[in-house]
Context: one part of a larger RNA
Molecule: large-subunit ribosomal RNA, domain VI
Organism: uncultured Flavobacteriaceae bacterium
RNA sequence: CGUUAGAAAUUUGCGUGGAUCUGACUCUAGUACGAGAGGACCGAGUUGGACUGACCUCUGGUGUAUCUGUUGUUCUGCUAAGGGCAUUGCAGAGUAGCUACGUCGGGAAGGGAUAAGCGCUGAAAGCAUAUAAGCGCGAAACCCACCACAAGAUGAGAUUUCUUUAAAGGGUCGUGGAAGAUCACCACGUUGAUAGGCUAUAGGUGUAAAGGCAGUAAUGUCAUAGCCAAGUAGUACUAAUAACCCAUAGG
Numbered sequence: 001c002g003u004u005a006g007a008a009a010u011u012u013g014c015g016u017g018g019a020u021c022u023g024a025c026u027c028u029a030g031u032a033c034g035a036g037a038g039g040a041c042c043g044a045g046u047u048g049g050a051c052u053g054a055c056c057u058c059u060g061g062u063g064u065a066u067c068u069g070u071u072g073u074u075c076u077g078c079u080a081a082g083g084g085c086a087u088u089g090c091a092g093a094g095u096a097g098c099u100a101c102g103u104c105g106g107g108a109a110g111g112g113a114u115a116a117g118c119g120c121u122g123a124a125a126g127c128a129u130a131u132a133a134g135c136g137c138g139a140a141a142c143c144c145a146c147c148a149c150a151a152g153a154u155g156a157g158a159u160u161u162c163u164u165u166a167a168a169g170g171g172u173c174g175u176g177g178a179a180g181a182u183c184a185c186c187a188c189g190u191u192g193a194u195a196g197g198c199u200a201u202a203g204g205u206g207u208a209a210a211g212g213c214a215g216u217a218a219u220g221u222c223a224u225a226g227c228c229a230a231g232u233a234g235u236a237c238u239a240a241u242a243a244c245c246c247a248u249a250g251g
Base pairs, nucleotide, nucleotide: 001152005163006162007161008160009159010158011157015149016148017147018146021049022048023047024046025045026044027043033038051106052105053104054103055102059100060099061098062097066093067092068091069090070089071086072085073084074083075082076081110144111143112142117137118136119135120134169246170245171244172243173189174188175187176186177185194239195238196237197235198234199233200232201231203228204227205226211222212221213220214219
């Protein structure tokens, strides 16, 4: 821009893409078959591999948010307690998030029309013949079915609702996000829990400082402390104010 007024939702599916894999074992059954050796079809179940989708409860990884320990040096006048720098100084842990080595799932079943092949009925040709007329079975291939996209499918579809005027609706702007390069998308904007703050807490670290007590002291203890908390919940304290712009037809 189009889809012939403008919107907001919900859809149909022309069509497009993806997937389509496979092993071992058990039962049937040491059965059918076979002199024996050996050893099934069909059917039922269990468990794997590779590939693939989603997720983070578990197991791990990361985790320059966080907590703790510790070395050197410097600073806070000094002790104590802390801050800076040294690859995040080094080391030990680790929430959320992101992840695989983790967890759950998938390729199942079925239908249609067939290939090779196997048949029924059956003449030409009194027989025979699956074929000439007619009818049937038959594969991981084909068409559906499964998953995703999909009306610019210009063949531009359908349904419901809203608005006929400063209208519906949308945008700018702002607070943000399990969304994201930007844009877009999604939530919210006081009729408010959108983010921050505050409060509480799952959880992490591992028992803070000061003081008391014990010990000559290091240290221990009072103490599951202190600190943090990307998660969860509550709470308008702070910021989402006010406003502006676009949009509006055919006969």